[in-house]
Molecule: SAM riboswitch aptamer (S box leader)
Organism: soil metagenome
RNA sequence: CUCAUCGAGACCGGCUGAGGGACAGGCCCGAAGACGCCGGGGCAACCGGUCCAGCCAACCACUGGACAGAGGUGCCAACUCCUACAGGGACCUGCCAACGCGGGGCCCGGAAGAUGAG
Numbered sequence: 001c002u003c004a005u006c007g008a009g010a011c012c013g014g015c016u017g018a019g020g021g022a023c024a025g026g027c028c029c030g031a032a033g034a035c036g037c038c039g040g041g042g043c044a045a046c047c048g049g050u051c052c053a054g055c056c057a058a059c060c061a062c063u064g065g066a067c068a069g070a071g072g073u074g075c076c077a078a079c080u081c082c083u084a085c086a087g088g089g090a091c092c093u094g095c096c097a098a099c100g101c102g103g104g105g106c107c108c109g110g111a112a113g114a115u116g117a118g
Stems, first nucleotide, its partner, number of pairs: 001118006011040005019029003024083003041076003046072002049067006080112001085109001087108003091104005
């Protein structure tokens, strides 16, 4: 940099000792010990594995599906904790004579981030 996924799931012990949840705002977690590290346990199924189907004369490759969890990662507070945007859609609502100018949540998308594969 590219692609895929991100509303599900999964906790105990030991060490340490003050901040931590990426960033800003919020809201939370935390001396009844958070975060982190180590050990064990678990979750999940991205890669890898096995099988089946499609394609092929056949094999490989590729595509789709199923199974397992002894391999490589990952993960085990809160939806990625929520929001962020000169974005799109319908809806509710305030001001105005009108043109028009705001506010609110919802859905979709984007950005940022995380994880895997390349």